[in-house]
RNA sequence: UUUCCGCAAGGGCAAACCCGGAGUAAUCCGGGGACGCAAAGAUACUAACCCAUGCAAAUGGGCAGUAGGUCUACCGGA
Numbered sequence: 001u002u003u004c005c006g007c008a009a010g011g012g013c014a015a016a017c018c019c020g021g022a023g024u025a026a027u028c029c030g031g032g033g034a035c036g037c038a039a040a041g042a043u044a045c046u047a048a049c050c051c052a053u054g055c056a057a058a059u060g061g062g063c064a065g066u067a068g069g070u071c072u073a074c075c076g077g078a
Stems, first nucleotide, its partner, number of pairs: 003078004012037002017032006035065001041071003045068003049062005
């Protein structure tokens, strides 16, 4: 340095729910809160799912804690 693994140490993130705010909505932001997470760091590229419009085809939006891909990464072991 690369690949695989995750038992330790130092730590990190933060589900549901509640409060406030944004949005038609899905959902998102801030605070509280911890179900969990070895990438629960980043990315909307692919698929699934969700929302809006539409007779339909489809278009736009969302989702990274749905799965996969791509990029980056602490510590330890092999």
A computed fold for a 78-nucleotide RNA from Pelobacter sp. UBA5610, annotated as c-di-GMP-I riboswitch aptamer. Rfam family: c-di-GMP-I riboswitch aptamer. Gene Ontology term of the family: cyclic-di-GMP binding.